About this RNA
This is a predicted structure of an 87-nucleotide RNA (Glycine riboswitch aptamer) from a Pseudomonadota bacterium. Its Rfam family is "Glycine riboswitch aptamer". Its Rfam clan is "Glycine riboswitch clan". Rfam's curators write: This family represents the bacterial glycine riboswitch. Its family is annotated with glycine biosynthetic process in the Gene Ontology. Of the family's consensus pairs, 90% are formed in the model. It was read from a public genome assembly, where an Rfam model found it. The prediction has a mean pLDDT of 80.
RNA sequence: UGCGUCCCCGUGGGAGAGAGCCGCACCCGGCCGCCGAAGGCGCAACCCACCCAGCAACCGCUCAGGCAAAAGGACCGCGGGAACGGA
Numbered sequence: 001u002g003c004g005u006c007c008c009c010g011u012g013g014g015a016g017a018g019a020g021c022c023g024c025a026c027c028c029g030g031c032c033g034c035c036g037a038a039g040g041c042g043c044a045a046c047c048c049a050c051c052c053a054g055c056a057a058c059c060g061c062u063c064a065g066g067c068a069a070a071a072g073g074a075c076c077g078c079g080g081g082a083a084c085g086g087a
Stems, first nucleotide, its partner, number of pairs: 003085003007081007018032001020031004033067003039063001040061003046054001
């Protein structure tokens, strides 16, 4: 110097499901019906003599969260920063 990994920041894109009913209205509360891509939880292959344990997801569960807009949003692109790794 360029490369890779993880993390952080900025930026662009980013789905699903009732603007449900009641209480004065999107807020809030209650009731019912739903969604899954914040987070969380669960499991396979694999590994092991065996058992236990370890171990993934946008798969499942819906605790949380969400169901007009806004915000959030896994994930992807771009830019920047730091750490580590090997050449």